Background:
Predicted 3D model of a 127-nucleotide RNA (c-di-AMP riboswitch aptamer (ydaO/yuaA leader)) from a Dehalococcoidia bacterium. The model forms 96% of the base pairs in the Rfam consensus. It matches the Rfam family "c-di-AMP riboswitch aptamer (ydaO/yuaA leader)". Rfam's curators write: This family represents a conserved RNA structure found upstream of the ydaO and yuaA genes in Bacillus subtilis and related genes in other bacteria. The source organism's lineage runs through Bacteria, Bacillati, Chloroflexota and Dehalococcoidia. It was read from a public genome assembly, where an Rfam model found it.
[in-house]
RNA sequence: AAUAGCGACACGCCGAACCUUUACCGGGCGGGGGACCCAACCACGGGGUGAAGUCCGCCGAAGGUGGACGGGGCUACUUUCCGGCCCUAAUCCGUCAGCUAACCUCGCAGGCGUGGGGAAGGUCGAU
Numbered sequence: 001a002a003u004a005g006c007g008a009c010a011c012g013c014c015g016a017a018c019c020u021u022u023a024c025c026g027g028g029c030g031g032g033g034g035a036c037c038c039a040a041c042c043a044c045g046g047g048g049u050g051a052a053g054u055c056c057g058c059c060g061a062a063g064g065u066g067g068a069c070g071g072g073g074c075u076a077c078u079u080u081c082c083g084g085c086c087c088u089a090a091u092c093c094g095u096c097a098g099c100u101a102a103c104c105u106c107g108c109a110g111g112c113g114u115g116g117g118g119a120a121g122g123u124c125g126a127u
Stems, first nucleotide, its partner, number of pairs: 011113004018027002028108006038098001045096001046093004053069007070088006077122006
C1' cells in the first nucleotide's frame, strides 16, 4: 500500500413494514373478506400474499440442474435511455372466497451492504 474478516456509528438497499408514543391509541402506508349490476360455469379441488410465470432439455423418480421467453431489483439528487451487476423464492388458507358500495377484518416484519459508469431533461446548492 492492497485485499479480506470482525465490531461500532452514520448512510444506503429489498420490502406495505414509516411518523408519533414509555406503551397502547392515533396519523400514514399495505393486504383480505364482503351487494345490486356485470362477469364466470364439467371433472382433474380451489384460492391468497409476493417480481417470482410459461415452455423446452438433461439426470432413473422425488427433486435437482441448464436454456429460452416473460417478470423484478441495484448502479448514492431525481426521471428516462444506454452500459454493467443480480434475483426469478418462500409461504399461507383448508373443500371455501370473481368483481364489489356500505360494512367487517389483518399487517407495519424480516433480511442485507451497491457504485465510485455515460447521455439528455428537471430540481437543489455553491461561486